[in-house]
Formats: sequence, C1' cells, structure tokens
RNA sequence: UGCUCAUCGAGAGGGGCAGAGGGACACGGCCCGCUGAAGCCCCGGCAACCGUCCGCGAGCGCACCGACCGACCUGGGUCGCUGCGCGCGGAGCUGGUGCCACAUCCGUCCCGAGGUCGAGAUCCGUCGCUCGGGGAAGAUGAGGA
Repeated sequence: UGCUCAUCGAGAGGGGCAGAGGGACACGGCCCGCUGAAGCCCCGGCAACCGUCCGCGAGCGCACCGACCGACCUGGGUCGCUGCGCGCGGAGCUGGUGCCACAUCCGUCCCGAGGUCGAGAUCCGUCGCUCGGGGAAGAUGAGGA
C1' cells in the first nucleotide's frame, strides 16, 4: 500500500511546552477553540480486538491411554478417561495495539414512507424538508499478501 473479517449509541483527563486552529478529505451546515486549537512530552485512566490466566457443562473434532467386541495377518468398531481446539462466561495481567468533548457530527449517492410546492384528487415533477434502510468513504483491531 491494497485484500478479507469484526466493531463503530457505551467508557475514560490532568499537568508542562506551544500559539491558531480543530471535529479524516471537498463543498454546505452545525459545533469546539486566546477562560488556549493542532502537535509534542509526562503522569493517570478506559476498554476488552489479540495474547495470557481462571471457570463451565452437554455437543463436535483431534490425540493419548484403558476395557470390550469382531476379524486375521495390511485395517476395524463400541464404550470410558484425560488433554487440546471449537463454544460460553469471567479477570484486567510489568503483555501487543487502540482510545480518553459532543458522535464515525449531519447532508452529498441509492431505495422506501410522509410532507411542501406546481391548476394538482390520481399520475407526474419539485425540494438547503422529516423519518427509516442501504451504499460509499473513513477509523480501530485481527489475519493474510
């Protein structure tokens, strides 16, 4: 860098340096910011993706061991025990990342329902409209290239 999968409504902030921006990108909107933005450093914390550890009980798979049955030369089947993996729950570890305003801020593309406007009941069109669903894009993790 691109690919696959999962998640994105919860949670968790103080200090120092710095000095005008920030909420990923473009435009529009909304918000944060000199009572100090981004960035960097220190300390603290959140969470539970991965690793680690603990527990659970039936099932599935694999392996060891044992018993039994069958067969005979090469091999099979049933049952039991133990371990591992899959599964569920938990801990929060001197482990690997991540994160600590609101919230992946909203809209933009598609679909559905409703509403507005058009002479406008139907149909059709319309819209800085409302609600819902999806997509795209993005973030983080894990895996693999």
The RNA shown here (SAM riboswitch aptamer (S box leader)) has 145 nucleotides and comes from Marmoricola endophyticus.
The coordinates come from a structure-prediction model, not an experiment, and the mean pLDDT is 79.
It matches the Rfam family "SAM riboswitch aptamer (S box leader)". Rfam describes the family as follows. The SAM riboswitch is found upstream of a number of genes which code for proteins involved in methionine or cysteine biosynthesis in Gram-positive bacteria. The SAM riboswitch acts at the level of transcription termination control. The predicted structure consists of a complex stem-loop region followed by a single stem loop terminator region. An alternative and mutually exclusive form involves bases in the 3' segment of helix 1 with those in the 5' region of helix 5 to form a structure termed the anti-terminator form. Its family is annotated with regulation of gene expression in the Gene Ontology.